[in-house]
Context: one part of a larger RNA
């Protein structure tokens, strides 16, 4: 100096991007538990006592076991060592247990149970196979296949112009075979009828891709418009929610927390560019993300001895 341990006056997170690392608590008994919850929970919540041993004694029917009273002893300490949750509070995202990038990523991502659409009546529909045949299933719509969404609670608004997809179609349109005329010593060609998908047109569907406005003026102060006017769309964003894991301007603004805060958490909210299969809420869970607070410590003030083992050095 390095490795891996061990202690430390007095402060205690002032260190740092962050308490990373340590260090604090642990086992059983008793007693004692908040908000908020889908009434299961939360909950070992939090917070406190207690614990060796060694006599008498008691209770369980019994020598072994367990549990209770009373005394009495020893240490700095009785889960003496080994073993053994630090707690608490406020938000975000994901309901939860699960599952992932073997070898830099365990998550907010993928599953999930719900919940919805969508094809399918069985010789189906979907997979595999050139095919014969197989799988789904020796099932049968309470069932299978495929798509989104992603527990529960409350909800899910408006547009079918555009693209799908599915459904009609009186008419147009619509290839080549064949058919009819022409043509050709035979063809080739020419031109007609006739007419299948599909398209055209005509419905219908958004938990299908998607979309989801601008300008003026207006109330007895001021300001703001419940009100009217006018463009114009397919129809002008409902109900939440918002400065956000979305908000450029941003360090918005105003309070709370600090001495001090581009954090964080409640409020407003004109949303540069939030919005319903998704929004919104949200008990429980989480090796997830932010922030505080108690307790604790060599992270730190600020280093100091010690034990291990290495490399150096000197023999």
């Nucleotide at each position: 100096u390095c490795u891996a341990g061990g202690c430390g006056a007095g402060g205690g997170a002032a260190a740092u991007c962050g308490g990373c690392a340590a260090a604090u608590u642990a086992g059983c008994c008793c007693c004692g538990u908040a908000a908020c919850u889908u009434c299961g929970g939360a909950a070992u919540a939090a917070g406190g006592g207690g614990u060796g041993u060694c006599a008498g004694u008691c209770a369980u029917g019994a020598u072994g076991a367990u549990g209770g009273c009373u005394g009495a002893u020893c240490g700095c300490a009785g889960u003496g060592a080994c073993u053994c949750g630090g707690g608490g509070g406020c938000u975000c995202c994901g309901a939860c247990u699960g599952u992932u990038u073997a070898c830099u990523a365990a998550a907010a991502a993928c599953a999930u149970a719900g919940g919805u659409g969508a094809c399918u009546g069985c010789a189906a529909g979907u997979c595999c196979g050139a095919a014969a045949g197989g799988a789904u299933g020796u099932g049968u719509a309470u069932a299978g296949u495929c798509g989104c969404u992603g527990a529960a609670a409350c909800c899910u608004g408006c547009c079918c112009a555009g693209u799908g997809c599915u459904g009609g179609u009186a008419u147009c349109u619509g290839a080549a075979u064949g058919c009819c005329c022409g043509g050709u010593a035979c063809a080739a060609c020419g031109g007609g009828a006739g007419g299948a998908a599909g398209g055209a047109c005509c419905a219908g569907u958004a938990a299908a891709c998607g979309g989801c406005g601008g300008g003026g003026g207006u109330a007895a102060c001021u300001c703001u418009g419940a009100c009217c006017c006018u463009c114009u769309u397919a129809a002008g964003g409902u109900a939440g929610c918002g400065u956000a894991a979305u908000a450029c301007c941003u360090u918005g603004c105003c309070g709370c927390u600090u001495a001090a805060u581009u954090g964080g958490c409640g409020g407003c909210u004109u949303g540069c560019a939030u919005g319903a299969a998704g929004g919104c809420u949200c008990a429980a869970c989480g090796a997830g993300a932010g922030c505080c607070c108690c307790a604790c410590u060599g992270u730190c003030c600020c280093c100091g001895c010690c034990u291990u083992g290495a490399a150096g050095c000197c023999g």
The prediction has a mean pLDDT of 86. This is a predicted structure of a 315-nucleotide part of an RNA (large-subunit ribosomal RNA, domain IV) from a Thermoplasmatota archaeon. NCBI's taxonomy places the organism under Archaea, Methanobacteriati, Thermoplasmatota.